[in-house]
Predicted 3D model of a 543-nucleotide part of an RNA (large-subunit ribosomal RNA, domain I) from Klebsiella pneumoniae. The coordinates come from a structure-prediction model, not an experiment, and the mean pLDDT is 82. RNAcentral holds the full RNA, with entries from ENA. Taxonomically the source falls in Klebsiella pneumoniae complex (Bacteria, Pseudomonadati, Enterobacteriaceae, Klebsiella). Rfam family: Bacterial large subunit ribosomal RNA. Rfam links the family to the GO terms structural constituent of ribosome and ribosome.
Context: one part of a larger RNA
RNA sequence: AGCGUACGGCGGAUGUCUUGGCAUAUAGAGCAGAAGAAGGACGCAGUGAACGGCGAAACGCCUCGGGGAGUCGUAAACAGGCAACGAUCCGGGGGUAUCCGAAUGGGGAAACCCGCCUGAAGUAAUGUUCAGGCAUCCUGGCGGAAUACAUAAAGCCAGAGAAGAGAACCCAGGGAAUUGAAACAUCUUAGUACCUGGAGGAGAAGAAAACAACAGUGAUUCCGAGAGUAGUGGCGAGCGAAAUCGGAGCAGCCUAAACCAGUCUUAGGACUGGGGUUGAAGGACCGCGAAAAGUUAUGAGCGAAGGAUAGUCGAAGUGCAUUGAAAGGCACAGCGAAGAGGGUGCAGCUCCCGUAGACGAAAUCCGAAGCGAGGCGAGCGGGAUCCUGAGUACGACGGGGCACGUGGAACCCUGUCGGAAGCAACCGGGACCAUCCGGUAAGGCUAAAUACUCCUAUAUGACCGAUAGUGCACCAGUACCAUGAGGGAAAGAUGAAAAGAACCGCGGGAGCGGAGUGAAAGAGAUCCUGAAACCGUAUGCUU
Numbered sequence: 001a002g003c004g005u006a007c008g009g010c011g012g013a014u015g016u017c018u019u020g021g022c023a024u025a026u027a028g029a030g031c032a033g034a035a036g037a038a039g040g041a042c043g044c045a046g047u048g049a050a051c052g053g054c055g056a057a058a059c060g061c062c063u064c065g066g067g068g069a070g071u072c073g074u075a076a077a078c079a080g081g082c083a084a085c086g087a088u089c090c091g092g093g094g095g096u097a098u099c100c101g102a103a104u105g106g107g108g109a110a111a112c113c114c115g116c117c118u119g120a121a122g123u124a125a126u127g128u129u130c131a132g133g134c135a136u137c138c139u140g141g142c143g144g145a146a147u148a149c150a151u152a153a154a155g156c157c158a159g160a161g162a163a164g165a166g167a168a169c170c171c172a173g174g175g176a177a178u179u180g181a182a183a184c185a186u187c188u189u190a191g192u193a194c195c196u197g198g199a200g201g202a203g204a205a206g207a208a209a210a211c212a213a214c215a216g217u218g219a220u221u222c223c224g225a226g227a228g229u230a231g232u233g234g235c236g237a238g239c240g241a242a243a244u245c246g247g248a249g250c251a252g253c254c255u256a257a258a259c260c261a262g263u264c265u266u267a268g269g270a271c272u273g274g275g276g277u278u279g280a281a282g283g284a285c286c287g288c289g290a291a292a293a294g295u296u297a298u299g300a301g302c303g304a305a306g307g308a309u310a311g312u313c314g315a316a317g318u319g320c321a322u323u324g325a326a327a328g329g330c331a332c333a334g335c336g337a338a339g340a341g342g343g344u345g346c347a348g349c350u351c352c353c354g355u356a357g358a359c360g361a362a363a364u365c366c367g368a369a370g371c372g373a374g375g376c377g378a379g380c381g382g383g384a385u386c387c388u389g390a391g392u393a394c395g396a397c398g399g400g401g402c403a404c405g406u407g408g409a410a411c412c413c414u415g416u417c418g419g420a421a422g423c424a425a426c427c428g429g430g431a432c433c434a435u436c437c438g439g440u441a442a443g444g445c446u447a448a449a450u451a452c453u454c455c456u457a458u459a460u461g462a463c464c465g466a467u468a469g470u471g472c473a474c475c476a477g478u479a480c481c482a483u484g485a486g487g488g489a490a491a492g493a494u495g496a497a498a499a500g501a502a503c504c505g506c507g508g509g510a511g512c513g514g515a516g517u518g519a520a521a522g523a524g525a526u527c528c529u530g531a532a533a534c535c536g537u538a539u540g541c542u543u
Stems, first nucleotide, its partner, number of pairs: 001542009015528001016493002020464002022461007029453002039100003042055003046078002050074002052059001061094006070082003105114003115134007136162002138159005169200001170198005180187001184234001210217002221248005231239002252445003255389001259274006279423001281388004285382004294376003301371002306366004311359003317332004333350002335339001341353003394418008404430001425440005480487002500527001503514004
């Protein structure tokens, strides 16, 4: 030195565990904000660094309920308190709520600086302090020139009007590229990602100028089929309907105009009220008749049952031995509308918390059967006149959207130009024309079925079990890195119980040896188990 054996060191794999995650289901909730949010800064305890809680009324105040013995958070300790005159704790309502932040008196390098007005405290007076107010836009009102009335600007007053935030979902305005086409340009990726604006618990769409096909349907939305069909497509890659059928869910309404009345009028008209709302055309108008049936998501309010936010009751087991410890064993019992689960010194239906089942609210909220001021609300006939949404429909050119890439390209939107008819009318039925059929554009509203999950509750898992599962089981978006946007960890386990090792010895200490605790200390805090690599000590063999 090598190989082996024994015993160690180092190391932290493995096993077991789970406080944490992941996913799904079913309900709920989908807010909140100038009455100052979301999110923060700084403070607040007898001793107080951090986290959690709270706000100068600061580990808390008042009140109404619950609850019933300890308690002053995590979190030990000392000191000192509170509590059956019911504390701590849990829930409802209220009060307080510094400074920053939309941040809004002005400024500003967020958590700071500096003001004005009114009132108050204090001072001899000033300084100072306290309370309230002072941004902008919008809406309404007042006010008010040239210019008499009026109106514009200024100015003044009022407003729970707006602003900012929010994980995804929704609508709109903008809008890529990688990629695919085995290259690449049309095309695709994709109207995706991303940016911006807006809305809500949903949003959007929606009551036929629709489909269809000579038969019919009857707003919209979503699901299944139709169907990877018809089509479209450098007819490449790809893209990709509709009618119709089956379901979910169902709900329909309001205006403009004609006409009448009133007010104003620059005499053109404007405004208010009535009227009226459709395609078997309807309405105005004229005649007859009625004053309801009914309906009301678009109706203010009241509001039962029920539910949410604390809780309550809740059956039945003992003995023996083993053990550190019994719930396992043995013996004899019991309950069960409860043998789900968790905990307890080992494996518990009958020990504890629970479970089945049964109850419960002073207060706030949800709920919506019903009530309901109020709103809406018809019919028959006539056919002369009037009305029925105009820079619109439509056309041309240029684009976009439709499954449809210009194509024979209808339909929808519109940048430029042109530009109707008006009911004997107009639009559509995939170029276009005729016939036929369907409908009535150029105003508006509309629940449900649908989408999503930052969040709450419950339950479940051929989901993970600490290099896994969230980045984070642990004081993690932390430490740390970066000028910054941003990036972003590692780190769980003594024991049943701290009983966490008094005391003695050695040592400066660290530590070690005794002693003691414990079932175990080879469980001693670098603490369950303790693999390998790696490093030793002793020894056998070989050299």